Notes
The part of an RNA shown here (small-subunit ribosomal RNA, central domain) has 346 nucleotides and comes from Candidatus Phelpsiimicrobium noxiivivens. The sequence was found in a public genome assembly. Lineage of the source: Bacteria > Pseudomonadati > Candidatus Omnitrophota > Candidatus Phelpsiimicrobium. Its Rfam family is "Bacterial small subunit ribosomal RNA". Model confidence (mean pLDDT): 87 of 100.
Context: one part of a larger RNA
């Protein structure tokens, strides 16, 4: 390589857009390139096979026949696929009215808490623990009241909830902006799905620059604790944590579950949005969970939000270990990412 898999054994690319490439709805006509049938020629000979013969058999040798992927030439079919031409509305999309929603980017505004600071009461502890000490305080702490000053997060609603493509988004009002949905069926008319490559976003930390710095806080530094304690606990505390501007491009980036379209019993919650009313009875649609049938699965479970039954694409995966390595390529300021091996060894 076939083949068979990737939910937890190896194995779904972190997300999306989208080029080439694949793959594609419904009727009509053409056309005949794949496609299918018939001849015809070609397919050396030897080998294989079958059949008969000859050395006494075999092995070997002779002869006949059959077979040969396939190309080529010509005639026929026209259902499928390619094409070509005319149409259709179901896919896909726009229109029109709706409402949901931490979807995003910016401004502005707010009050709890917290720390500093300045002023009053006020007097001797506070603070912190398993118990303490290190540390604060008679230079007047700590509590208390007023008055400022400053950074970060937004207690209740809060959720089995809502939005996003994924990261992910949670005080409040303004302004710009994206996308989904319902309810109508006015309009285009296969425009469609997937997607190597590439573009683009992509938590935390980190990195450059320039601001910010309340709180927490790697590193450090000091008290415990222990046989030691480079730790878990305390007091401190720089980077960082926040902001603008670039950069990095990784994560248990997980539902460890790609991406679409079709089908395949149900119950029961919530949550939009419609129908529909005496009711939010009941029906229709989009999501979010539960529980389970038939089927799957090793098992565990999954189950119309499939891990079932099938089709299209596209990524992956082939025994541990070496090895998220090395060597070389590209990125990067670096840190390192990304590609991605042997030799040896069980």
């Nucleotide at each position: 390589u076939u083949g068979g898999g990737u939910g937890u054994a190896a194995a779904g690319g972190g997300c999306a857009g989208g080029u080439a490439g694949g793959u594609g709805g419904c009727u009509c006509a053409a056309c005949a390139a794949g496609u299918g049938g018939g001849a015809a020629g070609u397919g050396a000979a030897a080998u294989c096979c079958u059949c008969c013969g000859g050395c006494u058999u075999a092995a070997u040798c002779g002869g006949a026949g059959a077979a040969u992927a396939g190309c080529u030439u010509u005639c026929c079919a026209a259902a499928c696929u390619a094409u070509u031409g005319a149409g259709c509305u179901u896919g896909a999309g726009u229109g029109u009215g709706g409402g949901a929603g931490a979807g995003g980017a910016g401004a502005a505004u707010g009050g709890a808490a917290c720390u500093c600071c300045u002023g009053g009461u006020g007097u001797a502890a506070g603070g912190g623990u398993g118990a303490a000490a290190u540390c604060u305080g008679u230079a007047g702490a700590g509590a208390u009241c007023a008055g400022g000053a400053g950074g970060a997060a937004c207690a209740c609603c809060a959720u089995u909830g809502g939005c996003g493509a994924a990261g992910g988004c949670g005080a409040u009002u303004c302004u710009c902006u994206g996308g989904a949905c319902c309810a109508c069926a006015a309009c285009u008319g296969a425009c469609a799905c997937u997607g190597a490559a590439c573009u683009g976003c992509g938590a935390a930390a980190g990195c450059u620059a320039g601001g910010g710095g309340a709180g927490a806080g790697a590193a450090c530094a000091g008290g415990a604790u222990u046989a030691g304690a480079u730790a878990c606990c305390c007091u401190g505390g720089u980077a960082u944590u926040c902001c603008u501007a670039g950069c990095c491009g990784u994560a248990a980036a997980c539902g460890a579950u790609g991406a679409g379209u079709a089908c395949u019993g149900g119950g029961u919650g919530u949550u939009u949005c419609u129908u529909g009313u005496a009711a939010c009875a009941g029906g229709g649609a989009g999501g979010c969970g539960c529980c389970g049938a038939c089927g799957u699965u090793a098992a565990c479970a999954c189950a119309u939000u499939a891990a079932g039954u099938a089709c299209u694409c596209c990524a992956c995966c082939u025994g541990g270990g070496g090895a998220c390595u090395a060597c070389g390529g590209c990125c990067g300021c670096a840190a390192g990412g990304u590609u991605g091996a042997a030799a040896c060894u069980c």